This is a predicted structure of a 355-nucleotide part of an RNA (large-subunit ribosomal RNA, domain IV) from a Victivallales bacterium. Model confidence (mean pLDDT): 88 of 100. NCBI's taxonomy places the organism under Bacteria, Pseudomonadati, Lentisphaerota, Lentisphaeria, Victivallales.

Context: one part of a larger RNA
């Protein structure tokens, strides 16, 4: 030196990727209590004060001698209620300790921001989260022997439900919205016209050969059989044609213009299906780049508010706000301290050597 603890002068985060760890607060009672807000919250907000004992004081609740009063006269109901003793308190005094919720237990706390709406769920044994859900929303499918799914097949789940039901799909409280584009893809619809596959139908053809002809080689060649086979007929689906974006997507680009400059409300051209609207923006999205500017600091590649020049936001792969909520992530603050300046000392264990 090592592990678990304990204490610590002066400073207090100077440690550090970052207060990681550790301290602080912590129980009840009273006063008090801000921005925002969905008006429920925010809230234990933050901040402050008291707590043991003992004596004294005042009303209060209980219980009760007793007094009254009702009537149904009873071991009765109802009303008031002195002394005493119990409880829970005010209010003054007084008393030990360093310390009275004296041990155990037992919230640190405040600002600002990103992400998610919340409670929940996840990678048993590196990840608990911004990831999943999730109540809302929308499309979509399904008339019930229902779509779907699971099964050689019965058969079962969907449901002992019947569109205010049930599957699938996306998006995810809530508030404000939710734009263009149907050219591609993909899903629906319409059935006129093209192309189209087994099949059916079979014009012609080829083989065979009873059979005719021939001295014979050979030639002709019916009907059966066979190999083939032109036109025609021939469904779906694709072309075509029409619809649709909370389908899958996709949302230009050169060049001029104002009485200083600079910018261009404005023109002109090419392209396209349409050329990004509201909102937001150096953003969990910004290379350049630590962008400018402001604030916060002495001093900040971070953090907040602001510009916009968006390499390469954008609207249900939501867009933009949001209160509460979070073992969430980022920034600053007060408290607070061995995290540090700078390390000490202990107490207990482990190591070491004997046995």
């Nucleotide at each position: 030196a090592c592990c678990a603890c304990g204490u610590u002068a002066a400073g207090g985060a100077a440690c550090u990727c970052g207060g990681c760890a550790a301290a602080u607060u912590a129980g009840c009672c009273c006063c008090g209590u801000a921005a925002c807000u969905u008006a429920g919250g925010g809230a234990g907000a933050a901040g402050g004060g008291g707590u043991g004992c003992c004596c004294u004081u005042g009303a209060c609740c209980g219980u009760c001698a007793g007094a009254g009063g009702a009537c149904u006269u009873g071991c009765u109901c109802c009303u008031c209620g002195a002394a005493g003793c119990g409880g829970a308190c005010u209010a003054g005094g007084g008393u030990u300790a360093c310390a009275a919720c004296a041990a155990a237990g037992a919230g640190g706390c405040c600002c600002a921001g990103g992400c998610g709406a919340c409670u929940g769920u996840u990678u048993a044994a590196c990840a608990a989260a911004a990831a999943c859900a999730c109540a809302g929303c929308a499309c979509u499918a399904u008339g019930c022997a229902a779509a779907c799914u699971c099964c050689g097949a019965a058969g079962a789940g969907g449901a002992a439900g019947u569109a205010u039901a049930u599957g699938g799909u996306g998006u995810g409280a809530c508030a404000c919205g939710u734009g263009a584009c149907c050219a591609a893809u993909g899903c629906c619809g319409a059935a006129a016209g093209g192309u189209c596959a087994a099949g059916c139908u079979g014009a012609g053809g080829g083989g065979u050969u009873a059979g005719c002809a021939g001295c014979a080689a050979u030639g002709c060649g019916a009907a059966g059989c066979u190999c083939u086979g032109a036109a025609g007929c021939g469904a779906a689906g694709c072309c075509c044609c029409g619809g649709u974006g909370a389908a899958u997507g996709u949302c230009g680009g050169c060049c001029g213009u104002a009485a200083c400059u600079a910018u261009a409300a404005c023109g002109g051209u090419c392209c396209u299906a349409a050329g990004g609207u509201a909102g937001c923006g150096a953003a969990a999205u910004u290379c350049c780049u630590u962008g400018u500017c402001g604030g916060g600091u002495a001093a900040a590649u971070u953090c907040c508010g602001a510009c916009c020049u968006g390499c390469a936001c954008g609207a249900a792969u939501c867009g933009u706000g949001u209160a509460a909520c979070g073992a969430u992530c980022u920034g600053g603050g007060c408290a607070c301290u061995g995290u540090c300046u700078c390390a000490a000392c202990g107490u207990g264990g482990a190591u070491c050597u004997c046995g």